Background: Model confidence (mean pLDDT): 82 of 100. Predicted 3D model of a 392-nucleotide part of an RNA (large-subunit ribosomal RNA, domain III) from a fermentation metagenome. The full RNA is in RNAcentral, with records from SILVA.

Context: one part of a larger RNA
């Protein structure tokens, strides 16, 4: 220079009460304003205790501060079924032998690792100051074990197990259309509970809220898909009753079989929901009682559905799974009952003051949900739930 510029979005604050040594800034209430395909909710990455409770007031906080994502102390993350591993493979990586290379090393077979993909069993309610598909309550499901009960089958005329081998399947593109549903919504009707206007209207009552509930089990709907049997066989081969191929017969808008949302019944004599009373450090807590719990309309981008139709650019792999034998083989299977079920993650932020930007920075950050009125719409405006008024 200079007590100058600046104090970081023009979404906005006001009043009252409380606490306190001290209050524009902390807490509570009422009013006002802002977002609402977000400035709400869930979650991946990343962060790594920032979460909750109590205490604090040096420094950090662009002012203040009794407050904080700050300081101190204590506490908090509970899983057979959520995610990862004990399963599978993709790109890519590693790589026994091997090939190559002055050396270091490079490539690569078998084999292995590797999710961003495949496979795979849990839902509803309650609860904490802070965890919940993890705890608790209820109701389920998956795998393994028993030699417990019972039933069935079998011991070479052999039930069952069963491959790392063989086959099926898993298994996939893009575009389009129609249908059946559900979630959800409603200025609709009915029903239930609550409220009611100090001043013109408001008893022919009006207004507000609610009218809800899963997995699973049962039987299988709208709808979608598939030919079946016999004989032969040189292929998939070591083998096969499996698959493939050939021939014959019967079907071919049927029957049968497979897939299949939703609805219905059970789940549920349950849960949720309502009201009353008491206590209160006014945040809430405790006890009792548990109301109605229907219909109609609209209606998805979600489900049936990796379905159907069309097209050419012709659209992962492997395992689980099913079948087949090779092989093993004296017990095996169903139902009920009982038992067992490991390791890691789980707090909190997550379009942000907690991540990446030196900052409590108008920047950047993958995926899912995303209500109402108007509207073609996720545009735009106003609003709900919810969250904020951007730390002079």
């Nucleotide at each position: 220079g200079a007590g100058u510029a600046g104090c970081g979005a023009a979404a906005a604050g006001g009043c009252a009460g409380g606490u306190g040594a001290g209050a524009a800034u902390c807490c509570u209430g009422c009013c006002c304003g802002c977002c609402g395909g977000a400035a709400g909710c869930c979650u991946a990455a990343g962060g790594u205790u920032u979460c909750c409770u109590g205490a604090g007031g040096a420094a950090g906080g662009u002012u203040c501060g009794u407050c904080c994502u700050c300081u101190c102390a204590g506490g908090g993350u509970a899983a057979g079924c959520c995610g990862g591993g004990a399963c599978c493979u993709a790109a890519g990586c590693c790589g026994a032998g091997g090939c190559c290379g002055a050396a270091g090393g490079g490539c690569g077979u078998a084999g292995g690792c590797g999710a961003u993909g495949g496979a795979c069993a849990a839902c509803u309610g309650g609860u904490u100051g802070a965890g919940a598909u993890u705890c608790c309550a209820g109701u389920g499901c998956u795998g393994c074990c028993u030699c417990g009960a019972u039933c069935a089958c079998g011991c070479u005329u052999g039930a069952g197990c069963g491959a790392a081998g063989c086959g099926g399947g898993g298994a996939c593109g893009c575009a389009g259309a129609a249908g059946g549903g559900u979630a959800g919504a409603c200025a609709c009707a009915g029903c239930a509970g609550g409220c009611u206007g100090a001043u013109g209207g408001a008893a022919u009552a009006g207004c507000c809220u609610g009218u809800c509930c899963a997995a699973g089990c049962a039987a299988g709907u709208g709808g979608g898909g598939c030919g079946c049997c016999g004989c032969g066989u040189a292929g998939g081969u070591a083998a096969a009753u499996c698959c493939g191929c050939g021939c014959g017969g019967c079907a071919c808008g049927a029957a049968g079989c497979c897939c299949g949302a939703g609805a219905u019944g059970c789940g549920a004599u349950g849960g949720g929901g309502u009201g009353c009373g008491g206590a209160u450090a006014c945040g809430u807590c405790c006890g009792c009682u548990g109301a109605a719990c229907u219909g109609g309309u609209c209606g998805a981008u979600c489900c049936c559905a990796a379905g159907c139709u069309g097209c050419c650019g012709a659209g992962a792999a492997a395992a689980g799974c099913c079948g087949c034998u090779a092989g093993c083989g004296a017990g095996u299977g169903g139902u009920c009952a009982g038992g067992c079920a490991c390791c890691c993650g789980u707090a909190c932020c997550g379009c942000a003051a907690a991540c990446c930007g030196a900052c409590a920075c108008a920047g950047g950050u993958a995926g899912g949900c995303g209500a109402g009125g108007a509207g073609a719409g996720g545009a735009u405006c106003c609003u709900a739930a919810g969250g904020c008024g951007c730390g002079c």